Source information
A computed fold for a 71-nucleotide RNA from a Minisyncoccota bacterium, annotated as transfer RNA. The sequence was found in a public genome assembly. It matches the Rfam family "tRNA". Gene Ontology term of the family: triplet codon-amino acid adaptor activity.
RNA sequence: AGCGGGGUGGAGGAGCAGUACCUCGUCAGGCUCAUAACCUGAAGGCCCGGGCGCACAUCCCGGCCCCGCAA
Numbered sequence: 001a002g003c004g005g006g007g008u009g010g011a012g013g014a015g016c017a018g019u020a021c022c023u024c025g026u027c028a029g030g031c032u033c034a035u036a037a038c039c040u041g042a043a044g045g046c047c048c049g050g051g052c053g054c055a056c057a058u059c060c061c062g063g064c065c066c067c068g069c070a071a
Stems, first nucleotide, its partner, number of pairs: 002069006010024004018054001026042005047063005
């Protein structure tokens, strides 16, 4: 060189065309004498480039990176 799987907020995961969700974390407020727990709210994300399409995280092409198989 070859084959397969994967890349989604700070972390772990869902989502296989129709306004990106969940858990934990972070921040602010509430509750409390106080902390934790609990309640409410907020910030923050689709690896990169191109294509198809009314509309791609999702389909196609080319890259980059990670894991595995085989050699």